[in-house]
Context: one part of a larger RNA
Molecule: small-subunit ribosomal RNA, central domain
Organism: Planctomycetota bacterium
Formats: sequence, C1' cells, structure tokens
RNA sequence: CUGGGCAUAAAGCGCACGUAGGCGGCUCGACAAGUGCGGGGUGAAAUCCCACGGCUCACCCGUGGAACUGCUUUGCAUACUGUCGAGCUGGAGGACAGGAGAGGAGAGCGGAACUCUUGGUGGAGCGGUGAAAUGCGUAGAUAUCAAGAGGAACACCGAAGGCGAAGGCAGCUCUCUGGCCUGUGACUGACGCUGAGGUGCGAAAGCCAGGGGAGCAAACGGGAUUAGAUACCCCGGUAGUCCUGGCCGUAAACGAUGGGCACUAGCUGGUGGUCCUCCUGUGGGAUCGCCGGCGAAGCAAAUGUACUAAGUGCCCCGCCUGGGGAGUAUGGUCGCAAGGCUGAAACUC
Repeated sequence: CUGGGCAUAAAGCGCACGUAGGCGGCUCGACAAGUGCGGGGUGAAAUCCCACGGCUCACCCGUGGAACUGCUUUGCAUACUGUCGAGCUGGAGGACAGGAGAGGAGAGCGGAACUCUUGGUGGAGCGGUGAAAUGCGUAGAUAUCAAGAGGAACACCGAAGGCGAAGGCAGCUCUCUGGCCUGUGACUGACGCUGAGGUGCGAAAGCCAGGGGAGCAAACGGGAUUAGAUACCCCGGUAGUCCUGGCCGUAAACGAUGGGCACUAGCUGGUGGUCCUCCUGUGGGAUCGCCGGCGAAGCAAAUGUACUAAGUGCCCCGCCUGGGGAGUAUGGUCGCAAGGCUGAAACUC
C1' cells in the first nucleotide's frame, strides 16, 4: 500500500461552528482536460520470458523473438467525470400565519424547612445507637409560642413527559434572547454534505482574587466497634459546596453506537401541530415532527439490534492492529499549580 474492522472483543474525537480539501440534484448546449480506440516517435545494453544453438549435461554463454505494463505526439469518439454558458425546483434557505417547551441571560418576588438571636411558658433531662459513649443542659437545654436575622434548595404538579449540539436545564413573574415543529407555496435558485488544521462551548472536583457561609461536609479532633480499625456507626468540624470575575478542559463526557442523505414488514403507547368525517363523543380516520415499548426479514460470535438499525447503499471525518511495560519516559506545547494534549522503546509473556 492492498485488506479487515470500531454497542459489549483493540477501536467513534465530550459536543459544536467552520478553513483547506474530498464529495455533490434535474435539463440543454459548447469544449475535449480526465476517459476510450487507432496511428507515429521513443522506451540503450544487460536482466526476466520464449525458441534455437555452443561447452559430454547443467551452471554459464551466444543468436533471434517477445516484452519493457511508461513517456510524448497526432487523429477520432463524447456516455460518464470535469470546465464554461443557459435554464429548472424536488435538496438547501427565506417569507407569511400559527404552536409547544426545566433552551440561555438578567432582575424582582414567594412559601415550607433549617440554623442562629431576643422574649414568653416550663423545670430535668435532651440527643444518639445494635447497645453505648463522646456531646448539649439548673449560667435553664430538649419541648412549645411569638418576633427577628441569614444562607441554600425549590415538596406536590412530575411522567416511559418536555427542551438543548453536548455538558446540562425544574418555585413564581417580568425583560432580553437562541433553536425547533406545523400550515401555505406566490420568493431565492444547488446557495448543499462532511470537515485535516483552527476556534468556541464543555459535569464534578481543583486553582487565583474578592465576597458569602444556614445546612451538608473531604481533611482533622473526639466517642464507639475491633486482635487492630489510619474505616463502616455516633458527636463535633475546616476547606469546599453559594455569588462575581478569571483559570483548568477532564469523566463510565455512555446509546460505551461520528455526521449527512436515501431505501427497507407490522403492532402498541406518550408528546406537539394540521386536516377530514359523523351515529357530536372519553368518537373515528389521515398526515407531519419528536420520545418510548414489542417485534418480521436482514444483520450479529452471542447478547441483541430491527424506519431513533447494529439492515441495504452512497459521501466525508475520526480511530484500531496481541497482553504487560504505559497513557509511563523523553521532546514539544498549554497551564499559576494540580496537571492536560501529543506519546515511544528496551525488556518480558
């Protein structure tokens, strides 16, 4: 290189936008670059292959042929690809009219619970566990009532539910804002798909600066348990968890399944639209989008998957190539650091 693969065996980048590149709908015309056929030139010799011949044979050698799959030039062909020109509307986009939604950002507001503070009642316990103890309490705790303060999270609704590219998103209201779906078909006219590099987004933890701190809680202290107990259980408790700004850039970032388009049995439920219909009801039917379940063919080592494909095809990207060593060393690069990205070999089985 050819080839085979990537749900679970090694293998889909966490996700998107997009540069180069690759690929690209229907019709007509021109050209003839790719492509096909023919002719000319060249393609040294040796080598390889074939035939014959010379050494007694063979190795070796000689003569002739073929070949040298290539390059160049010229003529012809024009289906396909390409280039240029003209057009089309089915792809793509837009317009108009509707629709659903925890999509994003900012501001304001609300109730329950919790902790603390103050005051009232009250008077000996409370708390905690398998059982206890540490702990709290006559300086009045726990319980209960009232008032006040504070921070964080939003019970029920709530769902196989919805939205988002992914991460993710849930009290209520307002403002700003992204995407999606349906209907109409009179607009543009291939404007498309993918995407090496690149750029942006990216849970939690962690980091820097400033704030905040109710509850929870790594570390840490104590009480238990135990042979021990650097744990599981209990009493405390600091970072952190929250906000603002800036870093980090990872994950079982999972559907362990890259994106796009087309095609390929059914049955059943949820959700958002539109349309038709009559025996107007908890009706029936059609159609488009999304989210689930079961399952034919096919595929698959099996499990399974099956119009949301892991089926049948096409286009583009990423990735894999025995286990350990090792996601280590080294170099480079990014980062304040932690560390990230890229990423071997010896040796060994």